[in-house]
Molecule: transfer RNA
Organism: Candidatus Giovannonibacteria bacterium RIFCSPHIGHO2_01_FULL_43_140
């Protein structure tokens, strides 16, 4: 400069055109003489914009920011 691939809770990672899932992390309760460990509740995210669509995390387009190859 060009191509191509990623972007999802604080972390690591699923998923799909219709209520976003888990594990782990935080909190707040149980349990315990205490701590560790379990066990229950909460609370947290779809990189930005813009399009198509009745409905976008999803499909398309541009940009970000990262990796990978070319030069």
């Nucleotide at each position: 400069g060009c191509g191509g691939g990623u972007a999802u809770g604080g972390u690591u990672u699923a998923g799909u055109g219709g209520c976003a899932a888990a594990a782990u992390g935080a909190u707040u309760g149980c349990u315990u003489c205490c701590c560790a460990a379990g066990c229950a509740a909460u609370a947290g995210a779809u990189c930005g914009g813009g399009g198509u669509u009745c409905g976008a995390u999803u499909c398309c387009c541009c940009g970000u920011a990262c990796c990978c190859g070319c030069a």